[in-house]
Molecule: transfer RNA
Organism: Candidatus Pacearchaeota archaeon
């Protein structure tokens, strides 16, 4: 220098042939317990890496950039 993949909740990851985003875990509250842990129930938390484009509508499609990982030279 070129090519490919990834970027979504604090963390690990799903997700949708484009239609107002979920799980596990963690955190908070409550129940249970003599108390803690465990368990159960409920709750909060995301401008879906950034900027543009297409579209009535973009996390999803297109372009550019940034970061990370891998490969080639």
């Nucleotide at each position: 220098g070129c090519c490919u993949g990834c970027a979504u909740a604090g963390c690990u990851c799903a997700g949708u042939u484009g239609g107002u985003a979920g799980a596990g875990u963690a955190c908070c509250a409550c129940a249970c317990u003599c108390g803690u842990a465990a368990u159960g129930u409920g709750g909060g938390g995301g401008u879906c890496g950034a900027g543009g484009g297409u579209u009535c509508a973009a996390u999803c499609c297109c372009c550019u950039c940034u970061g990370c990982a891998g490969g080639c030279u």